[in-house]
Formats: sequence, structure tokens, C1' cells
RNA sequence: CGGCGCGUCGCCCAGUGGGAGGGCACACCCAUGAUAAGGGUGAGACGCGGGUUCGAUUCCCGCCGCGCCGACCA
Repeated sequence: CGGCGCGUCGCCCAGUGGGAGGGCACACCCAUGAUAAGGGUGAGACGCGGGUUCGAUUCCCGCCGCGCCGACCA
């Protein structure tokens, strides 16, 4: 430098053009003789910009970051 893939709560992961969900963690409550075990409730996220569209987390373009492969230089 080129190609491919991936960016979603603190962490891991799903998801789809129109309600963003699950597990762990966290807070509160219940329950227990007690507990890191159990039950319930709650807060918290779509990398940035532009475009298409009635509507974009999703589709397209650019940028940024990460990973893999290749090339160049040394």
C1' cells in the first nucleotide's frame, strides 16, 4: 500500500428496513439459619459523517479502529 472480515450496554453474543434481545456482571427487593446458590424488578448500547428511503442499527459511499492474508522497503 492492496484485499477480506468485524465494530451492538462494563464483558460475551444474537438480531432485523418500521418494537434493540439473551447470558454474565451491577443496583434494589423477596426468600434462606446463612451464602458467591435461587426468584423478581430495574438502569445501561447499535464507532463517526454523508447518501438512498416515508422510515436506516440493518442497504450504499467515505473516514476511524481492530483482526487475518498478501505485496513493497529494510
The RNA shown here (transfer RNA) has 74 nucleotides and comes from an uncultured Armatimonadetes bacterium. It matches the Rfam family "tRNA". Its family is annotated with triplet codon-amino acid adaptor activity in the Gene Ontology. It was read from a public genome assembly.